[in-house]
RNA sequence: GCGUUCCUCGUCUGGAGAGAGGCGGGCCAAUCCUUCGGGAGGGCGCCCGUCCACCGAAGGGGCAAGCCGUUGCGGUACCACCGCGGCGACCAAUCUCUCAGGUAAAGCGGACAGCGAGGGCAUC
Numbered sequence: 001g002c003g004u005u006c007c008u009c010g011u012c013u014g015g016a017g018a019g020a021g022g023c024g025g026g027c028c029a030a031u032c033c034u035u036c037g038g039g040a041g042g043g044c045g046c047c048c049g050u051c052c053a054c055c056g057a058a059g060g061g062g063c064a065a066g067c068c069g070u071u072g073c074g075g076u077a078c079c080a081c082c083g084c085g086g087c088g089a090c091c092a093a094u095c096u097c098u099c100a101g102g103u104a105a106a107g108c109g110g111a112c113a114g115c116g117a118g119g120g121c122a123u124c
Base pairs, nucleotide, nucleotide: 003124006119007118008117009116010115012114013113014112019052021051022050023049024048025047026046027045028043031040032039033038053103054102055101059099060097061096062095066090068088069087070086071085072084073083074082075081
């Protein structure tokens, strides 16, 4: 100095899993009736609460080797150093937990990957 590491952005592209669950309450569509005030009605309908079952890929929590500090014992009589053990800090994930979130289709969300643009040389 640069980059495919890294950071940010993008109405961009792809993107899984798991109950069309039970119960209760509320709102209403199609349709029918009407004395036109309203009544009946109830569907893959919507909303809220609650219960059980389940998923893991928003987010969040947990942990290994390792490394650092400290300490006990030993190598060793001392320093440095090394080994074994205790305690503590740092410490990964697509692992794990299932708090949050989610569980027909559609929609929304979606780790991650691709593409594009910008940043940037701290780490790699």
The RNA shown here (Glycine riboswitch aptamer) has 124 nucleotides and comes from Burkholderiales bacterium PBB5. It matches the Rfam family "Glycine riboswitch aptamer". Rfam links the family to the GO term glycine biosynthetic process. From the family's description: This family represents the bacterial glycine riboswitch.